A computed fold for an 86-nucleotide RNA, annotated as c-di-GMP-I riboswitch aptamer. Its Rfam family is "c-di-GMP-I riboswitch aptamer". Rfam describes the family as follows. GEMM was predicted in a large-scale screen for bacterial structured RNA regulatory elements.
């Protein structure tokens, strides 16, 4: 400086299941457990994206749809770093 093809990890992080907890749900937080991960670190109204709808609006009601203020950072991004290489 590079931004990572390939090898490389002391030490880290922890999907899904399952239980408990809390929320309307999405999902979070605990346990367990271990898919994977070199940022699986952080950042969520003022980048893109994706779930969810207690409410609210459309509807004569039902159904149905729409809408985020609610969620995701293990979608992609943006941002500090670690390792490696030069």
């Nucleotide at each position: 400086c590079u931004g990572c093809a390939u090898a490389u990890g002391a030490g880290g992080c922890a999907a899904a299941c399952c239980c408990a907890u809390u929320g309307a749900a999405a999902a979070a937080u605990g346990g367990c457990g271990g898919c994977g991960c070199a940022a699986a670190g952080c950042u969520a109204c003022a980048g893109g994206g994706a779930c969810u709808a207690c409410u609210u609006c459309u509807u004569a009601a039902a159904a149905a749809g729409a809408a985020a203020u609610g969620u995701c950072a293990g979608c992609c991004a943006g941002u500090u770093g670690c390792g490696a290489g030069u």